[in-house]
Molecule: c-di-GMP-I riboswitch aptamer
Organism: uncultured Rubrobacteraceae bacterium
RNA sequence: ACCACGACAAGGCAAACCCGCCGUGAGGCGGGGACGCAAAGCUACGGGCCUCGGGUAAGAGGUAGCCGGGUCGCCGAA
Repeated sequence: ACCACGACAAGGCAAACCCGCCGUGAGGCGGGGACGCAAAGCUACGGGCCUCGGGUAAGAGGUAGCCGGGUCGCCGAA
C1' cells in the first nucleotide's frame, strides 16, 4: 500500500411523521424530526416492486433506505 474484517476514536447520513413547494401519479426538493445505517456516498446495468398509459400490449417514469452489479471513499484494534 492492497484485500478481508469492524473494536476504539473522529465524524457522517437521515426512516416514519409534520410544514412548504413541484409533479397526473409513483415520487422528488427544502425545513423540522430520528427509525435506523460501515458506505443509508454515487450509479437505473440486471431483477423485483410502484406510477402513468392502454381493452390488452408496446412504451414512459419512479424506487439506490428491496436485492445484485459497477464505482469513489473515513479510521485501523483483534